[in-house]
RNA sequence: GGGGGGUUAGCUCAGCUGGGAGAGCGCUUGGCUGGCAGCCAAGAGGUCAGGGGUUCGAUCCCCCUAUUCUCCA
Repeated sequence: GGGGGGUUAGCUCAGCUGGGAGAGCGCUUGGCUGGCAGCCAAGAGGUCAGGGGUUCGAUCCCCCUAUUCUCCA
């Protein structure tokens, strides 16, 4: 220098063919229990890496940028 992959909640990750943003763990509150643990229920928490474009509509498609992993030179 060139090719490919990743970037979504505090952490680890889903998201099928463009239309509802989610799970587990963690956190908060309440309940059971003698109990800090355990179990159950409810809840909070998001610029979907950043910008632009296409579209009635973008996590998803296109372009640029950033960062990271990997392959080639």
A computed fold for a 73-nucleotide RNA from a Bacillota bacterium, annotated as transfer RNA.
The sequence was found in a public genome assembly.
Rfam family: tRNA. It is annotated as a transfer RNA.
Its mean pLDDT, the model's own confidence on a scale to 100, is 81.